């Protein structure tokens, strides 16, 4: 240098054909409990690497870029 693949809450990872993001672990709070720990219940927490672009609307389509991982050279 060339393809290819992967970037989504703290971490692990879904999200079909565009239609406004969800588990699971964890993290507060409550309830249970002599207390803990397990179990229920609620809450919080991501504008989806980054910048454009199409489109009424983008995680999703498209171009650049940036990091990573694999194969050629």
């Nucleotide at each position: 240098g060339c393809u290819u693949c992967c970037g989504u809450g703290g971490c692990u990872c879904a999200g079909u054909u565009g239609g406004u993001a969800g588990a699971g672990c964890g993290g507060c709070u409550c309830a249970c409990u002599c207390g803990u720990a397990a179990u229920g219940a609620g809450c919080a927490g991501a504008u989806c690497g980054u910048c454009g672009g199409u489109u009424c609307g983008a995680g999703u389509c498209c171009g650049a870029u940036c990091g990573g991982a694999a194969g050629c050279u």